Transfer RNA from a Gammaproteobacteria bacterium, 76 nucleotides, folded computationally. The same sequence occurs in records of 4 taxa. Its mean pLDDT, the model's own confidence on a scale to 100, is 81.

RNA sequence: GGGGCCAUAGCUCAGCUGGGAGAGCGCAUCCCUUGCACGGAUGAGGUCGUCGGUUCGAUCCCGACUGGCUCCACCA
Numbered sequence: 001g002g003g004g005c006c007a008u009a010g011c012u013c014a015g016c017u018g019g020g021a022g023a024g025c026g027c028a029u030c031c032c033u034u035g036c037a038c039g040g041a042u043g044a045g046g047u048c049g050u051c052g053g054u055u056c057g058a059u060c061c062c063g064a065c066u067g068g069c070u071c072c073a074c075c076a
Base pairs, nucleotide, nucleotide: 001072002071003070004069005068006067007066010025011024012023013022019056027043028042029041030040031039049065050064051063052062053061
């Protein structure tokens, strides 16, 4: 330098080849208990990496950039 993959909640990850943003764990409150744990109920928490484009509408499609992983090439 070239190719490929990845970036979504605090963490681990789903997400239909375009219209509702989600699960598990964690966290908070309540119930239960003498109390803790377990269990149950409810809830908070997201500019979907950044910028732009297409579209009535983008996590999803297109381009550029940033970061991570990986393969190849080059130099020594």